Parts: sequence; structure tokens; C1' cells
RNA sequence: GCCGCUUUAGCUCAGCUGGUAGAGCAAUUGUUUCGUAAACAAUAGGUCGCAGGUUCGAAGCCCGUAAGCGGCA
Repeated sequence: GCCGCUUUAGCUCAGCUGGUAGAGCAAUUGUUUCGUAAACAAUAGGUCGCAGGUUCGAAGCCCGUAAGCGGCA
């Protein structure tokens, strides 16, 4: 330098070929207990790496760009 993959909640990851985003763990609150843990229930938390475009509508399509990983040279 070229090619490919990844980037979504605090962490690990889904999201079925466009229809206004979910799970597990963690966190908070409650129930239970003399108390803690565990268990159960509930709640909060992300405008989807960044910036444009297409579209009535984009996490998913197109262009650019950043970071990480791998391959070739």
C1' cells in the first nucleotide's frame, strides 16, 4: 500500500436480507431473612464508532472517515 471482518446498554452479544432496539450478567428498588448472600419481582440504562447521502421510514443500503483484528505484498 491492497483486501476482508468487527464497532449496538457498564461487560459479553443478538437484531431473520429497511418499519421508530433486545437478551444474559452487572446496577438500583422491593419481597423474603435477626443480618448478609442466594432466590423471586420490578425499574433504570444505548438517537447503534463518527459524518454525509438514498428513502415516507436506516443499526441493516451507498459514499467518506476513525479504531481494533486478520490476510497479501